[in-house]
Small-subunit ribosomal RNA, 3' major domain from Candidatus Protochlamydia sp. cvE14, 475 nucleotides, folded computationally. The full RNA is in RNAcentral, with records from Greengenes. NCBI's taxonomy places the organism under Bacteria, Chlamydiota, Chlamydiia, Parachlamydiaceae, Candidatus Protochlamydia. Its Rfam family is "Bacterial small subunit ribosomal RNA". Its family is annotated with ribosome and structural constituent of ribosome in the Gene Ontology. Model confidence (mean pLDDT): 82 of 100.
Context: one part of a larger RNA
């Protein structure tokens, strides 16, 4: 000077309390570890690995394994040398890479030759092979926590300290004050998006008040009000006011306002720490493979299964189930797309093609309301699992897709010990969308919007944090 303490003081944070819904049993989903296996590809491994890389493993992907082939090569460049076009159609053998035959078949040219392609050879190509403890890059965490340090002075022989301790105050090293210390940079804060409110402009493809038409649908005509849609501005500073405070800072109520003391959200992550992750996304040192650890093509695998664990869905029922009826989003997409009326089918689904490159067409929100049944059961709860029949997408759905309809109806009675996540449009619960994607294993992520709560006395305890003191045989 750190770092530690089951030392001590003050302070924060769903940390813990007080609540609400959950995991921990069930059944399937998904990762992981075991174990199996020809292979079950490789990585992540407390927190901060396990619905993680992976925004799509039937072939491909694909790195793994088994068989079968090639060796200047699946791909780049350059030399030299030979030959010819080359590409394509046809057929033969093959699981297919392949190979084998046959048909067709050049172009500029200064006439050297140069393009394009095969082949032989020489430099080289290629490795998702190994080292994240060689490395850029890029990431997680602690932590959006208030911290980290410079210049110069000035104090100590020096390490260093001082300033950044104190006294208050804050969400903040936020800011008053003091003070051998004056000042300054990264941070914090503001600027920046995007909501909550008002104008002002613009009016379609959106809107419709007031008027006319109407097939009653903003459909027409027409309005520019109004939603809304998108640029521009206003607005919020504790500005005002009462009280405490040291006359500061700042606090505590109040006006006034759509919004009050950072209005709510987000992007933004400080000097470092974990030799943290990542050689498998790229890029790289070194080191190894070079008729193989490259390649290329088929079939299997990554989907295996006594067993264990993390995530997650669907229940276990009447705040419920089921039957008709009937109201209301917001955001994202669409041309090799999106796909409407009609029609067939009980459905998935065909079939049709009308619209749309979209504020225009694709389009249909679900819990909710309303009405009937079910009447407390292993049930009109609850759907696994089987068996049949089927539709889609693809060359191909056996290993191994999804989805339909009929049958079948398994466990499961609110769950030990123990944990998790959340403080306002939040948790709960409803349902819609996207990316990836031929298709889907999506109950996963990322978004949306609809209903819409409890509770917080408080900081003694658990966790992790920060400040200042202490103690130390640790560095």
């Nucleotide at each position: 000077u750190g770092a530690c303490g089951g030392g001590g003081a003050c302070c924060c944070g769903c940390a813990c309390a007080a609540g609400c819904a959950g995991u921990g049993g069930a059944g399937c989903a998904u990762g992981u570890g075991g174990u199996u296996u020809a292979a079950u590809u490789c990585g992540a491994u407390g927190c901060a690995a396990c619905g993680c890389g992976a925004a799509g493993a039937a072939c491909c992907u694909u790195a793994c394994c088994c068989a079968g082939g090639c060796u200047u090569g699946a791909c780049a460049u350059g030399c030299a040398g030979u030959a010819g076009a080359c590409c394509g159609g046809c057929u033969c053998a093959g699981a297919g890479a392949u190979g084998g035959g046959u048909c067709u078949u050049u172009c500029c040219u200064u006439c050297g030759g140069g393009a394009c392609u095969g082949c032989u050879g020489c430099a080289c190509a290629g490795g998702u092979g190994c080292u994240g403890c060689a490395u850029g890059g890029c990431u997680g965490u602690c932590g959006u926590c208030a911290g980290c340090u410079c210049g110069u002075g000035c104090c100590g022989u020096g390490a260093g300290g001082u300033g950044u301790u104190g006294g208050g105050u804050u969400a903040a090293g936020u800011c008053c004050c003091g003070c051998a210390a004056c000042g300054a940079g990264c941070g914090c804060a503001a600027c920046c998006c995007u909501u909550a409110u008002c104008a002002u402009u613009a009016g379609u493809u959106g809107c419709c008040a007031a008027c006319a038409u109407u097939u009653a649908a903003g459909g027409u005509g027409g309005g520019a009000a109004c939603u809304c849609u998108a640029a521009u501005g206003a607005g919020a500073c504790u500005g005002c006011c009462u009280g405490g405070g040291u006359u500061a800072a700042c606090c505590a109520g109040g006006a006034g306002g759509a919004a009050g003391g950072u209005g709510a959200g987000g992007a933004u992550g400080a000097c470092g720490u974990c030799a943290a992750g990542u050689c498998c996304g790229c890029a790289u040192g070194g080191c190894c493979c070079u008729u193989a650890u490259g390649u290329c093509u088929g079939g299997g695998g990554c989907u295996a299964c006594a067993c264990a664990c993390g995530u997650g869905c669907u229940a276990c029922a009447a705040u419920g189930g089921u039957c008709g009826g009937u109201a209301c989003a917001g955001a994202a997409g669409g041309c090799a797309g999106c796909g409407a009326a009609g029609c067939c089918g009980c459905g998935a689904g065909g079939u049709g093609a009308a619209g749309c490159a979209a504020a225009u067409c694709c389009a249909a929100a679900a819990a909710g309301c309303c009405g009937g049944c079910c009447u407390c059961a292993g049930u009109u709860c609850a759907g696994a699992u089987u068996g049949u029949a089927g539709u889609c997408u693809g060359c191909a759905a056996c290993u191994c897709g999804a989805c339909u309809a009929c049958a079948u109806g398994a466990a499961g009675a609110c769950g030990g010990a123990a944990u998790u996540g959340c403080u306002a449009g939040u948790a709960a619960u409803g349902g819609c969308g996207a990316g990836u994607c031929a298709g889907c294993a999506a109950c996963a992520u990322c978004g949306c919007c609809g209903u819409g709560a409890a509770u917080a006395c408080g900081u003694u305890c658990c966790c992790g944090g920060g400040u200042c003191u202490u103690g130390u045989a640790c560095a």